[in-house]
Context: one part of a larger RNA
RNA sequence: CGAAGGAGAUUUGAGGAGAGCUGUCCUUAGUACGAGAGGACCGGGAUGGACUUACCGCUGGUGCAUCGGUUGUUUUGCCAAGAGCAUAGCCGAGUAGCUAAGUAGGGAAGGGAUAAGCGCUGAAAGCAUCUAAGCGCGAAGCCCCCUCCAAGAUGAGAUCUCCCAUUCUAAGGAAGUAAGACCCCUUGAAGACUACGAGGUAGAUAGGUCAAGUAUGGAAGCACAGUGAUGUGUGGAGUAGAUUGAUACUAAUCGGUCGAGG
Numbered sequence: 001c002g003a004a005g006g007a008g009a010u011u012u013g014a015g016g017a018g019a020g021c022u023g024u025c026c027u028u029a030g031u032a033c034g035a036g037a038g039g040a041c042c043g044g045g046a047u048g049g050a051c052u053u054a055c056c057g058c059u060g061g062u063g064c065a066u067c068g069g070u071u072g073u074u075u076u077g078c079c080a081a082g083a084g085c086a087u088a089g090c091c092g093a094g095u096a097g098c099u100a101a102g103u104a105g106g107g108a109a110g111g112g113a114u115a116a117g118c119g120c121u122g123a124a125a126g127c128a129u130c131u132a133a134g135c136g137c138g139a140a141g142c143c144c145c146c147u148c149c150a151a152g153a154u155g156a157g158a159u160c161u162c163c164c165a166u167u168c169u170a171a172g173g174a175a176g177u178a179a180g181a182c183c184c185c186u187u188g189a190a191g192a193c194u195a196c197g198a199g200g201u202a203g204a205u206a207g208g209u210c211a212a213g214u215a216u217g218g219a220a221g222c223a224c225a226g227u228g229a230u231g232u233g234u235g236g237a238g239u240a241g242a243u244u245g246a247u248a249c250u251a252a253u254c255g256g257u258c259g260a261g262g
Base pairs, nucleotide, nucleotide: 001152005163006162007161008160009159010158011157015149016148017147018146021049022048023047024046025045026044027043033038051106052105053104054103055102059100060099061098062097066093067092068091069090070089071086072085073084074083075082076081110144111143112142117137118136119135120134164262166175167174168173180258181257182256183255184200185199186198187197188196205251206250207249208247209246210245211244212243214240215239216238221234222233223232224231225230
């Protein structure tokens, strides 16, 4: 820009993309077959490998500053308690998130038309012949079925809902609006940007606060015990990024632009 008014939703599926793998064991059955050795088709069940999709409840990894321990040094006047730097100084744990080695799922089943092949009926050619007319069966392959995209499918589809018939005009159009949308702002399990989603005071969108959860693992101060290092009590303490809930305290203020007349 188009899709013969303007919007907001929900869709159909022409077409396209993906997937498509396979082992072993049990049973049928030591049956059919075979002198024996050996040893099935068909059918039923179980369990794997690789590949792939999703997820983080479990097992773990990471978790650049969440908690603790600790070395050296500088420093907050000193003690104590802290802070900076040293690879995140080093070490032990670890929430959310992201993850695999973790968990769950998938290939199937089914239908249609066929290939090689196997047939039925059957002439040409009194026989025979699957073929010439006609009719079947038949594959991990083909088309459906499964997953995803998809009406610029210009062949532009469908359904539902909302908005209405204003003003000016030189009749070409223009303006202000409606439904609605955008700018802007708070932002997100969305994200390079954009887009997409949730919100913008008639509000829980983010932050803060409070509570819970979770992590760490027993804060500081004080008291007590000990010559002391240290230990114990106060006290599952103190502290805390992402989690959950509540709460307008802070910030989403005020505004602006576009958008039909068929």